[in-house]
Molecule: transfer RNA
Organism: Candidatus Pacearchaeota archaeon
């Protein structure tokens, strides 16, 4: 150059158009002589940008980024 997939808390892995969730790691408090395990809370996330729509993580356009095929 084609051409195909993906981009969501620190990580990892969901959500088929209607309140963004899980696990894990953090943080605070309980438990412990302290630490760890455990138990209880709390905080954190949709790659930019634009159209569609009452209403986008979802559907289209494009850029960016990274994988995987062809040359």
């Nucleotide at each position: 150059g084609g051409g195909u997939g993906c981009g969501u808390c620190g990580u990892u892995c969901a959500a088929u158009g209607g309140u963004a969730g899980g696990a894990u790691a953090c943080u605070u408090g309980g438990c412990u002589c302290c630490a760890g395990c455990c138990c209880a809370a709390g905080a954190g996330a949709c790659g930019g940008g634009g159209g569609u729509u009452c209403g986008a993580u979802u559907c289209c356009c494009u850029c960016c980024g990274c994988g995987c095929c062809c040359a």